[in-house]
Context: one part of a larger RNA
């Protein structure tokens, strides 16, 4: 110097990537509580006051409820056990006197929530979720398992059920495009397997010819084969997007400039609606303006010039909820100026 605990003048985040860590609050009663909302909540919001002990005092009152009485409904009401609220007085620094026992508020992002998850470096904005939408199955279901079969599951269910994608409570919406790819649907042409056919070609030789080299060659066996018939499927016609996925450019144009509702032209399937925009998305970029700060690349409110949002690979909002993440504030504090002191052990000396 350190480990563990514990305290500290003034000052309080000036510390740090960043209030990491530690302080602070903290029970119980009473009082009082705000925008916002899905009218449940928010909410223990915030934000005050009380708390011992004696006495009045066997305190008001509250349960039980011996005993006596009884008209048998009830009346007494002993005793035990609970028990405010007031007022008056003590005594300390301090009275939930020790211990145990929420800091706390505004303002954004994500995900609605509760919930799951990388046993052992991630709990999240990841995953699941109720709700939504497509589609597939009519029952020996679709699907699953499995090389195949038998079996089983699905389901001892039956389209208000069951199986696959997608997307994710709620609220408001959820725009064009079917040209490609997928999927359905159709069948008229054209392509087009096997099989079906068998035109023609070819070997092989009985047999004939023949200049004796050789040639021709029927029937059978046998090799090959053409047209001709021929399914789906592609090709071709429609449909489909909460199937994959897509969703333009140049140019001119108003009586200050500036900018263009308007024209013009080129390509497209179709040319991005509504909304929301420098954003968990903006490169230029710490854009530009406003706000909070003595001073903000973070934050928040706006702009729109969206490099390179955008509508169920959802859009945009949104009460409540998070060991989420971002910014401010107040209380608090040895985080910090800047250290300082005690303690317990371990370390160290001596033995």
């Nucleotide at each position: 110097a350190u480990c563990u605990u514990c305290u500290u003048a003034a000052g309080g985040a000036a510390c740090u990537c960043g209030g990491c860590a530690a302080a602070u609050u903290c029970a119980c009663c009473c009082c009082g509580u705000a925008a916002c909302u899905u009218c449940g909540g928010g909410a223990g919001a915030a934000g005050g006051g009380g708390u011992g002990c004696c006495u009045c005092a066997u305190u008001a009152g509250a349960g039980u409820g011996a005993u006596a009485u009884u008209u048998c409904g009830a009346u007494u009401g002993a005793g035990c056990u609970c028990g405010a609220a007031g007022a008056g007085g003590c005594c300390g620094c301090a009275g939930u006197g020790a211990a145990u026992a929420g800091g706390c508020c505004c303002a954004a992002g994500c995900g609605a929530c509760u919930g799951u998850u990388u046993a052992a470096c991630a709990a999240a904005a990841a995953c699941a979720c109720a709700g939504g939408a497509c589609u597939c199955u009519g029952c020996u279901a679709a699907g699953a398992c499995a090389a195949a079969a038998a079996a089983u599951c699905g389901a001892u269910g039956u389209a208000u059920a069951g199986g696959g994608u997608c997307u994710g409570a709620c609220g408001c919406c959820u725009g064009c495009c079917c040209g490609g790819u997928g999927c359905c649907g159709g069948a008229a042409g054209g392509u087009u397997a096997a099989a079906u056919g068998g035109a023609g070609c070819g070997g092989u030789u009985a047999u004939c010819c023949c200049u004796c080299g050789g040639g021709a060659g029927a029937a059978g066996c046998u090799g090959u084969g053409a047209a001709a018939u021929g399914a789906a499927g592609c090709c071709c016609c429609g449909g489909u997007a909460a199937a994959c996925g897509g969703c333009g450019g140049c140019c001119g144009u108003a009586a200050c400039u500036a900018u263009a509702a308007c024209g013009g032209u080129c390509c497209u399937a179709a040319g991005g609606u509504a909304g929301c925009g420098a954003a968990a998305u903006u490169c230029c970029u710490u854009g530009u303006c406003g706000g909070g700060u003595a001073a903000g690349u973070u934050c928040c409110g706006a702009c729109c010039u969206g490099c390179a949002c955008g509508a169920a690979u959802g859009g945009u909002g949104c009460a409540a909820c998070g060991a989420u993440c971002u910014g401010g504030a107040c209380a608090c504090u040895g985080u910090c100026u800047c250290a300082g002191c005690c303690a317990u052990g371990a370390g160290c000396u001596c033995g």